[in-house]
Molecule: c-di-GMP-I riboswitch aptamer
Organism: Phycisphaerae bacterium
RNA sequence: CCCUCGAGUGGGCAAACCGCCGGUAACGGCGGGACGCAAAGCCACGAGUCCGCGAGGGAGCGGAUUGUCGGGCUGCACGG
Numbered sequence: 001c002c003c004u005c006g007a008g009u010g011g012g013c014a015a016a017c018c019g020c021c022g023g024u025a026a027c028g029g030c031g032g033g034a035c036g037c038a039a040a041g042c043c044a045c046g047a048g049u050c051c052g053c054g055a056g057g058g059a060g061c062g063g064a065u066u067g068u069c070g071g072g073c074u075g076c077a078c079g080g
């Protein structure tokens, strides 16, 4: 440096729920809290789902979700 591997160790992240704050909303931030996660690190690029507008429906536009999936980038321990 590359590939592969994820048994152990040392660690990491943090669901639901609750409190406060922001937002029309989906949802997000902080604190508490752990359901889980070997990428549950990052990217909203493709898809899905959700929210708003659209009289209703549809097309469409804007937004959210990366812990829904795919893809891309990057990282740790051990072993070879």
Base pairs, nucleotide, nucleotide: 003080006076012037013036017032018031019030020029021028022027035067041073042072043071045070046069047068048065049064050063051062052061053060